[in-house]
The part of an RNA shown here (small-subunit ribosomal RNA, 3' major domain) has 474 nucleotides and comes from Cryptomeria japonica. It matches the Rfam family "Bacterial small subunit ribosomal RNA".

Context: one part of a larger RNA
């Protein structure tokens, strides 16, 4: 000096309390373990693995397994020889390939040969998602957005080392002010950065208001709305009580906005030999007619079971039927696809406009209004299954998404226990995008409508943070 302790003190935090809403109980999705299997491909494993890599496993992806091939190779460079690329028939075959023919010659020239491409051949090398994250490098998680964590000089100790960093206030904060052998610095907090609330002033097309009316072209304005861009604006500025004249704390008041204005991005010294050789890179160790390479099929989707993390629900505050309403913020040219027509419909069929404030994808949806159900396993729930079609796609049997119809499982609010969130938040409603032929997406990241309760307090329960005791620990 740290570390630990069912020591003590102080102060925080959806830690606890108070309230609300879930998980554990069913039915399904996705993942994991097991366990099967020729494979069931590889990694993550308390918190910090498990709707994680995977922002999309029918083929490819694909690394796994069977079968078929080939071996200087699917990819790169050197040498060396033959052919210009190229196209295009037939036969074998699952296909990769294999055989066995047809057609034909270019650009550039010193007429030797290059260049590009294809093809033999020999060796030097390729190739390895083979292994070691306990060799690494890069990048992440976590404690934690917790307030720590050092360093110069000085001083004090024989030295480890201390002191600065403790102490008395105060803050979200090692924040700030006071003291004080300390006096000053860095890295961290704060702010500089994005958006999201007000305003002025600038600009007005595709957007916004009027014109004209059944509708549109058009014409015209620049006050509203809204979209850009530069400003202003909050800074405990000001007043009131309290503090030690401090630092602040406290209530009003003006204002859109009030004490960090909400909400992002920003993660110190370090700790886990945490994760990641399978994004990449890279040492060292294998493999080298094979642990490389290419098809074609199969698996990654298997099911007694156990576990997480979701969805949808058990109903009357609800279901179902009609009906006229409000929305952001997003995506489009191998796209989006209006209107019209066919179809109970999932679609189809002509096709229009858009490289977008112009079209389109759009239909918001809880909510309201009206009726109809009467408390049942039911006009709840919608799992399972049957038949019948649509759609992408060489291809939907393993194993895909919708659609009509029938069928109608459990489920009556979930036992120890666990969990979110303090306001435009929970809870509830839709909606949009990456990824992507299609989708197995109830995921995963945005984006709005509607909209609460509850916070007495730190005794306890978890976690980190000062300061302090103790210690047979290092």
């Nucleotide at each position: 000096u740290g570390a630990c302790a069912g020591g003590g003190g102080c102060a925080c935090g959806c830690a606890c309390a108070a309230g609300c809403g879930g998980u554990g109980g069913a039915g399904c999705a996705u993942g994991u373990g097991g366990u099967u299997g020729a494979a069931u491909u590889c990694g993550a494993u308390g918190c910090a693995a498990a709707g994680c890599g995977a922002a999309g496993a029918a083929c490819c992806u694909u690394a796994c397994c069977a079968a078929g091939g080939a071996u200087u190779g699917a990819c790169a460079u050197g040498c060396c020889g033959c052919a210009a690329a190229u196209c295009u028939u037939u036969u074998u075959g699952a296909a990769a390939a294999a055989a066995a023919g047809a057609a034909g010659u270019g650009c550039c020239u010193u007429c030797a040969a290059g260049a590009a491409u294809g093809u033999g051949g020999a060796c030097a090398c390729a190739g390895g998602u083979g292994g070691u994250g306990u060799a690494u490098g890069g990048u992440u998680g976590u404690c934690a957005u917790c307030a720590g964590u050092u360093c110069a000089u000085g001083c004090c100790g024989c030295a480890a080392g201390g002191u600065g960093u403790u102490g008395g206030g105060u803050u979200a904060a090692g924040u700030c002010c006071c003291g004080c052998a300390a006096u000053g610095a860095g890295c961290g907090c704060a702010a500089c950065c994005c958006u999201c609330a007000u305003g002025u002033u600038u600009a007005g097309u595709u957007g916004c208001c009027a014109u004209a009316a059944g509708a549109g072209u058009u014409u015209g304005g620049a006050a509203c709305c809204c979209u850009g861009a530069a400003c202003a604006g909050a800074c405990u500025a000001u007043c009131u009580g309290u503090g030690u004249u401090a630092a602040g704390c406290u209530a009003g008041a003006g204002g859109a906005a009030g004490u960090u204005g909400a909400g992002g991005a920003u993660g110190a010294u370090g700790u886990c030999a945490a994760g990641u050789c399978a994004u990449c890179a890279u040492a060292c160790c294998c493999c080298u007619u094979a642990c490389a390479c290419c098809c074609u099929g199969g698996g990654u989707g298997a099911c007694a079971c156990a576990c997480a993390u979701g969805c949808u629900a058990c109903a009357a505050u609800g279901g179902c039927u009609a009906g006229g309403a409000c929305a952001a913020a997003g995506a489009g040219u191998u796209g989006u696809g209006c209107c019209c027509c066919c179809a109970c419909g999932a679609g189809g069929g002509c096709a229009a406009g858009c490289u977008a404030a112009c079209c389109u994808c759009a239909a918001a949806a809880a909510a309201c209004u009206a009726g109809c159900c009467u408390c049942a396993a039911u006009u709840u729930g919608g799992a399972u299954u049957g038949c019948a079609g649509g759609c992408u796609g060489c291809a939907a049997c393993u194993c895909g998404c919708c659609u009509c119809u029938a069928u109608g499982a459990a489920g009556u609010a979930g036992g120890a226990a666990u969990u979110g969130a303090u306001a435009g938040u929970a809870a509830u409603c839709a909606u949009c995008g990456a990824u992507c032929a299609g989708c197995c997406a109830u995921a995963c990241g945005g984006u709005g409508g509607u909209g609460a309760a509850u916070u007495c307090g730190u005794u306890c329960u978890c976690g980190g943070a000062c300061c302090u005791u103790g210690u047979a620990c290092a």